[in-house]
RNA sequence: AAAUGACCUGCGGGGUGGCGUUGCCUGAGAUGCUUAUAGAGCAAACCCGUUGAACCUGAUCCGGCUAGUACCGGCGUAGGAACAGGACUUUCGAGCGCA
Numbered sequence: 001a002a003a004u005g006a007c008c009u010g011c012g013g014g015g016u017g018g019c020g021u022u023g024c025c026u027g028a029g030a031u032g033c034u035u036a037u038a039g040a041g042c043a044a045a046c047c048c049g050u051u052g053a054a055c056c057u058g059a060u061c062c063g064g065c066u067a068g069u070a071c072c073g074g075c076g077u078a079g080g081a082a083c084a085g086g087a088c089u090u091u092c093g094a095g096c097g098c099a
């Protein structure tokens, strides 16, 4: 000086569904509270932050499965989508000293 799988700190982004509804299913996550006619908002946990499939649109899409707008796959080399610093480590180079 450069790189960086993973790590730390701060900051930021995101979703919170379905149904046979005493509960059950999938999952990292389906929680709690507030307002209320309904939107919505806040917090916790979880996941993700450009090496970006966290998440959104397409989409009540297409195929499968199922009780299921859930779940799996396609779509998807699609279009969007949120960063700074530090330290460890590794590589390269220069100088000095020693041999």
Stems, first nucleotide, its partner, number of pairs: 001091003007086004011049004017025003031043004055080003061074004